[in-house]
Molecule: transfer RNA
Organism: Bacteroidia bacterium
RNA sequence: GCCCCGUUCGUCUAGCCCGGUCCAGGACACCUCUCUUUCAAGGAGGAAACAGGGGUUCGAAUCCCCUACGGGGUACCA
Numbered sequence: 001g002c003c004c005c006g007u008u009c010g011u012c013u014a015g016c017c018c019g020g021u022c023c024a025g026g027a028c029a030c031c032u033c034u035c036u037u038u039c040a041a042g043g044a045g046g047a048a049a050c051a052g053g054g055g056u057u058c059g060a061a062u063c064c065c066c067u068a069c070g071g072g073g074u075a076c077c078a
Base pairs, nucleotide, nucleotide: 001074002073003072004071005070006069007068010028011027012026013025020058030046031045032044033043034042051067052066053065054064055063
């Protein structure tokens, strides 16, 4: 240099292949309330993410392209 794969809440992940009831679900953690003599556990509720840009489409987390970052493979090195 070329090829392939990956990137979603604080963390781990579902959804992506096959576009739509997803302004994105779950677990743990966090916050509030509750329960308890207190703490923990339990119960109720809450906040929290699609790497960036562009394209296609009525509609994009999902398909395509570019970029960034990470991982893997491979070639050249007279």